RNA sequence: CCCGACAACGCUAAACCCUUCGCGAGGAGGGGACAGAAAGCGGCGGGUGCUUAGUUUUCUUAGCAUGGCCGAGCUACCGAAG
Numbered sequence: 001c002c003c004g005a006c007a008a009c010g011c012u013a014a015a016c017c018c019u020u021c022g023c024g025a026g027g028a029g030g031g032g033a034c035a036g037a038a039a040g041c042g043g044c045g046g047g048u049g050c051u052u053a054g055u056u057u058u059c060u061u062a063g064c065a066u067g068g069c070c071g072a073g074c075u076a077c078c079g080a081a082g
Base pairs, nucleotide, nucleotide: 002082003079004078011036012035016031017030018029019028020027021026034068040074041073044071045070046069047066048065049064050063051062053060054059
């Protein structure tokens, strides 16, 4: 370094519920745990879902979400076996 243990110290938090903000997709906070070995970071590229306006009806405009979909990038705790 690869790798990832019924190890140690710990971390994150799906669905759902409550409060609040936003025209909306959704955001923030709290509760809650399905799960995760990068479920740490950033929407850079692609994908997917959605909102708004237009429209020749599946294309355009402006946006939202997903890093827990994939690719690429940056960074990191621990140390059994191999």
Notes
Predicted 3D model of an 82-nucleotide RNA (c-di-GMP-I-GGC riboswitch aptamer) from a Nitrospirota bacterium. It was read from a public genome assembly, where an Rfam model found it. Of the family's consensus pairs, 90% are formed in the model. The prediction has a mean pLDDT of 82. The organism belongs to Nitrospirota, within Bacteria.